[in-house]
Parts: sequence; C1' cells; structure tokens
RNA sequence: GGAGUUGGCCAGACAGUCGCCGCUAACCCAUCUUUUUGAUGGGCUGGGGGAGGAAAGUCCGGGCUCCAUAGGGCAGAGUGCCAGGUAACGCCUGGGCGGCGUAAGCCGACGGAAAGUGCAGCAGAGAGUAGACCGCCUAAGCCUCUUGAAAUAAACCUCAAAGGGCCGGUAAGGGUGAAAGGGUGCGGUAAGAGCGCACCGCGCGCCUGGCAACAGUGCGUGGCAUGGUAAACCCCACUCGGAGCAAGACCAAAUAGGGACCCAAAGGCGUGGCCCGCGCUGGGUCCGGGUAGGUUGCUUGAGCGCUGUGGUGACGCAGCGCCUAGAGGAAUGACUGUCCACGACAGAACCCGGCUUAUCGGCCGACUCCCCAU
Repeated sequence: GGAGUUGGCCAGACAGUCGCCGCUAACCCAUCUUUUUGAUGGGCUGGGGGAGGAAAGUCCGGGCUCCAUAGGGCAGAGUGCCAGGUAACGCCUGGGCGGCGUAAGCCGACGGAAAGUGCAGCAGAGAGUAGACCGCCUAAGCCUCUUGAAAUAAACCUCAAAGGGCCGGUAAGGGUGAAAGGGUGCGGUAAGAGCGCACCGCGCGCCUGGCAACAGUGCGUGGCAUGGUAAACCCCACUCGGAGCAAGACCAAAUAGGGACCCAAAGGCGUGGCCCGCGCUGGGUCCGGGUAGGUUGCUUGAGCGCUGUGGUGACGCAGCGCCUAGAGGAAUGACUGUCCACGACAGAACCCGGCUUAUCGGCCGACUCCCCAU
C1' cells in the first nucleotide's frame, strides 16, 4: 500500500423567527374554603424538556393487572451438544463436535434410527431379513458328446480326461444411482468373499485428561452386526394456568329499574255540568349497583453515565453523578440564512430484555492474508 474479518459509535451542522404537546415559577381573574393558608380552572409572561437504532414485525421471554388455582396425572404446545450469565428466554458468553475459508473468522433444530410404525420420484438386476443384468467360475450334482482303459463277438454298464449345457456358486470387476452393507495389501479359493491375517477405520468396555459435552500414537475386546429420513408419527429429558393497559382501580349525573324507612287512608287522574258511583294510580327521604362523563394506571426504571473492582467472557458488585416524551384525534413542525461529504430506513401509545427485518453515508478500536521498502 492492497484485500478482508470483527466489535463499538454517529444518523446533516449552526443561527434566527413563528407555532404545537407536557412540566415548572411569578402575576392577574373566577369558584370553593369562616379567615390566614390552600385547592381547582382560565389568562398572560418567563424558564426548561420533547422519537429510534430500529420507535417496525408482534416472533420469543419477563414485569404489572385481573380471573382461575389443594396436590398429582392425561391431553396439548414448546425447547433439545456441555457449562455459565440473566428477572426470564427459543437470547447472550465460553467451550465441544461437524462443515466452509490460506487465515482472522463464519455457519449449524447439534438428543434417540440397536423400542415400534411409516415414507422414498427417476434410473437400476437389486433401495433393506439386499441383489445375479453384464462379467467371472464349473470343485460337487445331473444331462449330452468325444477320446482312452478294463471286460465282451460287438455294445450297454463301470472308471478316467477334455468340451458343451442345466442346476448352481460368486458382491472381486463393469453398469445404475444422492446412496449398493468398511478401506488397502497378502493369503486363500473352482471363482470369490472379514473366509483368515497385517495395517488403517469403526463399535463396546476400561484407563487417563476435563465440572461436563468430549478427547486420546493408551490398554483390552468384537471380524464389523444394525443404510437414509424424527422441521414424519414416535421415544427420552426439561419447561409451560388463562387473558391482556380497550388489563385494572377510583369518583360519579340525567332517565329507568332495585332495597329500606316514614307519611296518608286520604289525595291525584279519567268519566261527567256537579255529587254519588265506577276505573286507573300512591307521595316523600335515604341507601346501593350500573351507564354517559371524569380521574388514575403513565413513566424513577431488571434506568443511564463515569470510576474502581471480580471474571477469559456474557455479566456481577461498590462508589459518585444524572432525570431523559407521556398524548388521548393523538404534539415533536414550518420558514429564512450560512456551510458541507447534500443527508438512508423510518416515527413513541403500559414498560422492559432479546431476535428478525429495513437502512445514504461516516468515524474509532482490534485482528488476518498478500505485496513493497528499510
């Protein structure tokens, strides 16, 4: 200098003017309060705060709230190498194993296929208690043919050798396939084959190291049996009650129901000119539930920053400092000027920890490989 890996940070800057939503201080007005004080509402002035790294998807985990709940089981859902971190997690850190990369590093639903069931297109002889298409073999068995031997007049029969066929043997070689039931070599054989042996690989037991997953130029043992698929059923281990801030809590009209007490034995209304009569109907006070509406839940929190300290790390502990949106049709904006590298994805709605997805550019740290110079 080039190429790359990884961790963290920023998200146009500055100034002015006018607005919007909360908070706060003084003053003024109104209402309440016996008054002082104070409370509530409004006005005006000043001060201060006002989106994100993802506020998003709502995919996991928790806090909080209400409901349910003796304990246990079934069903259902989820998770799945080991250890640790955490309030918890399917997250994070470290490690193991496997894969990729020269490397830094990255990726992995990574328990069980020797409990059982199921599934597998095409090709292929055969796809799971393997399989004989080509090739290889003819030792044993059967048939046929030729030659020879013995015997006979000659032949059959019998025996031996060679050829052909049948029945077969064979998983070494070819071929099919993603995959064909350990690999190499020697022996062995009719030809072959863990059939036997040596080495390598593999399984199992022990030993050693490690908390463990797991590992090993360790010791012994087994010729090696048992293909793949569990994000198919299933088995094993562990975890899980449900609903969600429109959760929930408080205050509380009008009207219509409900309850208690008191009052009256009359009154009211209709019919009718009026009375009787007949028909209909109580009045008042208090209490309680609910609706409209209002208040609250609402932002001080598993919070943030710095320093020290324990730890490889995630993270923990201690000290000091800070307060950083809280609406309810929903604010966070508009304009002007200057500058530059000309500005991406996108906007809170109970809160927090993660994951995933979107994203113009820029800055800092650590590390790897290659080239050049000294």
The RNA shown here (Bacterial RNase P class A) has 374 nucleotides and comes from Halomonas sp. Model confidence (mean pLDDT): 76 of 100. It is recorded under the gene name rnpB.